[in-house]
Context: one part of a larger RNA
RNA sequence: AGCAGGCGGAGGAUGCCUUGGGGCUAAGAAGCGAAGAAGGGCGUGGCAAGCUGCGAAAAGCUCUGGGGAGCCGCAAGCGGGCUUUGAUCCAGAGAUACCCCAAUGGGGCAACCUGCCGGAGUAAUGAUCCGGCAUUGCAAUCUGAAUCCAUAGGGUUGCAAGGCGAACCCAGGGAACUGAAACAUCUCAGUACCUGGAGGAGGAGAAAUCAAAGGAGAUUCCCUCAGUAGCGGCGAGCGAAAGGGGAGGAGCCUAAACCGUGUUAACGGAUGCGGGUGGGCCCGAGGUUAACACGGGGUUGAGGGGCUAAUCCGGAGGGUGGCCCACCACCUUCGGGGAGUGAGCAACCGGUUGGGGAGGCGAAGCGACCUGGAAGGGCGCGUCAGAGAAGGUGAGAACCCUGUAGCCGAAGCCAACCGGCUCCUUGGGAUUAGACCCCAAGUACCACGGGUUACGAGGAGGCCUGUGGGAAUCUGGGAGGACCAUCUUCCAAGGCUAAAUAUUCCUUAGCCACCGAUAGGGGAGAAGUACCGUGAGGGAAAGGUGAAAAGAACCCCGGUUGAGGGGAGUGAAACAGAACCUGAAACCGCCUGCUU
Numbered sequence: 001a002g003c004a005g006g007c008g009g010a011g012g013a014u015g016c017c018u019u020g021g022g023g024c025u026a027a028g029a030a031g032c033g034a035a036g037a038a039g040g041g042c043g044u045g046g047c048a049a050g051c052u053g054c055g056a057a058a059a060g061c062u063c064u065g066g067g068g069a070g071c072c073g074c075a076a077g078c079g080g081g082c083u084u085u086g087a088u089c090c091a092g093a094g095a096u097a098c099c100c101c102a103a104u105g106g107g108g109c110a111a112c113c114u115g116c117c118g119g120a121g122u123a124a125u126g127a128u129c130c131g132g133c134a135u136u137g138c139a140a141u142c143u144g145a146a147u148c149c150a151u152a153g154g155g156u157u158g159c160a161a162g163g164c165g166a167a168c169c170c171a172g173g174g175a176a177c178u179g180a181a182a183c184a185u186c187u188c189a190g191u192a193c194c195u196g197g198a199g200g201a202g203g204a205g206a207a208a209u210c211a212a213a214g215g216a217g218a219u220u221c222c223c224u225c226a227g228u229a230g231c232g233g234c235g236a237g238c239g240a241a242a243g244g245g246g247a248g249g250a251g252c253c254u255a256a257a258c259c260g261u262g263u264u265a266a267c268g269g270a271u272g273c274g275g276g277u278g279g280g281c282c283c284g285a286g287g288u289u290a291a292c293a294c295g296g297g298g299u300u301g302a303g304g305g306g307c308u309a310a311u312c313c314g315g316a317g318g319g320u321g322g323c324c325c326a327c328c329a330c331c332u333u334c335g336g337g338g339a340g341u342g343a344g345c346a347a348c349c350g351g352u353u354g355g356g357g358a359g360g361c362g363a364a365g366c367g368a369c370c371u372g373g374a375a376g377g378g379c380g381c382g383u384c385a386g387a388g389a390a391g392g393u394g395a396g397a398a399c400c401c402u403g404u405a406g407c408c409g410a411a412g413c414c415a416a417c418c419g420g421c422u423c424c425u426u427g428g429g430a431u432u433a434g435a436c437c438c439c440a441a442g443u444a445c446c447a448c449g450g451g452u453u454a455c456g457a458g459g460a461g462g463c464c465u466g467u468g469g470g471a472a473u474c475u476g477g478g479a480g481g482a483c484c485a486u487c488u489u490c491c492a493a494g495g496c497u498a499a500a501u502a503u504u505c506c507u508u509a510g511c512c513a514c515c516g517a518u519a520g521g522g523g524a525g526a527a528g529u530a531c532c533g534u535g536a537g538g539g540a541a542a543g544g545u546g547a548a549a550a551g552a553a554c555c556c557c558g559g560u561u562g563a564g565g566g567g568a569g570u571g572a573a574a575c576a577g578a579a580c581c582u583g584a585a586a587c588c589g590c591c592u593g594c595u596u
Stems, first nucleotide, its partner, number of pairs: 001595009015581001016544002020515002022512007029504002031164002039100003042055003046078002050074002061094006070082003105114003115133006135161009168199001169197005179186001183233001209216002220247005230238002251496003254440001258296010273284003276327006301474001303439004307434007315334007335426006348420008359408003365381003369378002382399002384388001390402003445469009455481001476491005531538002551580001554567004
């Protein structure tokens, strides 16, 4: 030195474990914010660095309810307290809530600096204390130029907005890598991303829709139709719809014609006009037209509505329309009918029931036997079960503990229902005739240029639109994939609309042929921390003594106050000793044997 055996060191694999993750289901909730949010800074404990909580009233204050013996967070200790006059703790409602931040009196290098007005306080002052003072929009109102009226502008008051937030949704913009085995049309893809906006959903939505000679009857979502019809350097690829089956189901309001009222302007000057109609009397400066505002009316495609006329049906009372009579119209009250605050329309109160949200009750096992440190294991004999889910307890516990099944539960809150209540209607409706009026305009439609429709200019319709031209009102318009005819179907150019659908930052309950510390989240520990970077940003490592600290009193050795070690003691075990379960391998030793 090699090999072998034994014993160690070092190392931290493996096994076992799990407080943490991953994925999903159901229900809830789906927002917070100028009454100052989200997120921070700085403080706050007797001793206090971090985390947590809280805010100068600072690990907290008040009240209500629960609960019932301990408590003063993680987190020990020292020093002190609180609590059956009910603490700690849990739920709810309040109080306080420094400074920054939308940040909002002004400024600013965030957490700082500095004003004005009013008040407090002081002998007086303020670097003291309290309150207010941003901007924009809307509404109301006061003022008010050039310039007469007016307008612009200025002021005051009230209300609202602003910012944050995971995904979902709608809209305005909008790539490239890539694929086409290169690449340009094309694709990726209307994706990523940017911006704006909204809600618990959003969008869409009551046919100018489809269909096809038969019909359907708003929208949305799912299955199918169907990888079909088609589109396509007919390449790569892209890719419907009708129809059928389901989920859900809900329909409405305006504009216009016409009537009334008001304001403004113009016309007009009485043999006229008006005061509802007829006749008479009386009265009026009013009246007519136009524009605008408000109220009534009206809302449809077997076209609808208005107007005029006629007919029929329809409670009562009161009032008004210059006077009288009759009729008519209008207003109002009662009564009748209907509906409802989740669209079509709006506010509130009470009751009942239920929900979740603190909690409460909640059955039944012993052994002195065996093993063991320990019984829940073995053995023996029992018990409960609307409870044999699960977790814990010194090893496998229905009956030891927490629980579980089942039952019960306050205020505030939420929901449903009922009632009060409110609203609508009765106050009009129907039919017939007339063909006088209305039925959404720079719109439809046409041309050119684009976009979007599965559809790339194609035979290219539909929808949306930039530019130009530019209608009609039912004897009118749109559509049925160029276009024309016939036929069919629908009524644009205004608006609202629940449900079925999408999502999960968050809460509660539960589940898993998901992970088990190089895995599972980046993060099972003070983790988006330490650390790196000017910055945007990047971004770790690090779990396990034991059943219980019983965490090793005392003695000894020891770089003299101490690393480490030997005894003693604890413990089932200390080769479980805190660098602590198990403790593999590389690697390093000691002893023995053999070989050289």
About this RNA:
The prediction has a mean pLDDT of 81. This is a predicted structure of a 596-nucleotide part of an RNA (large-subunit ribosomal RNA, domain I) from a Pseudomonadota bacterium. It matches the Rfam family "Bacterial large subunit ribosomal RNA". The full RNA is in RNAcentral, with records from ENA.